[in-house]
Molecule: transfer RNA
Organism: Candidatus Woesearchaeota archaeon
RNA sequence: GCCCUGGUGGCUUAGUGGUAUAGCGUCGCAUUGGUAAUGCGGAGGUCGCGAGUUCAAUUCUCGCCCAGGGCU
Numbered sequence: 001g002c003c004c005u006g007g008u009g010g011c012u013u014a015g016u017g018g019u020a021u022a023g024c025g026u027c028g029c030a031u032u033g034g035u036a037a038u039g040c041g042g043a044g045g046u047c048g049c050g051a052g053u054u055c056a057a058u059u060c061u062c063g064c065c066c067a068g069g070g071c072u
Base pairs, nucleotide, nucleotide: 001071002070003069004068005067006066007065010024011023012022018055026042027041028040029039030038048064049063050062051061052060
């Protein structure tokens, strides 16, 4: 320098043109003599950044940044 994959709540991750999913974690409540476990409920993400296409973009296109892998 070229090619490929990925970037989504604190962590791991699903998703795909129609205002985002689950688990763990966290907070509250219930349960217990008390913890743990369990059950119920809540908060937390404008989907890496910018531009474009579209009525509408996390999703499609382009550029850039970051991480990993491959070639020379």